[in-house]
RNA sequence: AUCGAAAAAGGCAAACCCGGUGAAAGCCGGGGGCGCAAAGCUAUGGGUCUAAGACUGUUUCAAGUUAUGACUGCCAGGCUGCCGAAA
Numbered sequence: 001a002u003c004g005a006a007a008a009a010g011g012c013a014a015a016c017c018c019g020g021u022g023a024a025a026g027c028c029g030g031g032g033g034c035g036c037a038a039a040g041c042u043a044u045g046g047g048u049c050u051a052a053g054a055c056u057g058u059u060u061c062a063a064g065u066u067a068u069g070a071c072u073g074c075c076a077g078g079c080u081g082c083c084g085a086a087a
Stems, first nucleotide, its partner, number of pairs: 002087001003084002011036002016031006034073001040079003044076003047071003053066004
C1' cells in the first nucleotide's frame, strides 16, 4: 500500500414521529435506530425522482414533454480519514 476482524476507541444515522422550509422531489433541527469500514466530502459519468417555469394539448377540467431543481444510504469515479487481526 492492498485488505477488512465475533478486535479496540469512536463515528454516522434508515423507516417512523414532531417542528421548520420548498411548487414538488427534497432539505434543516429534535427524537429514533434499520443498518454502514468511509452511510466523510464532491453532482464528474451513469441512473432515478420532482415539474415551479416553459412548450404541446383542451370548450373547460385534465393529460403529456422538459431541469436550470433534487438524490452521495442507487452504481461508479475523484479527494480525504480511525485501527491493525488474518492474508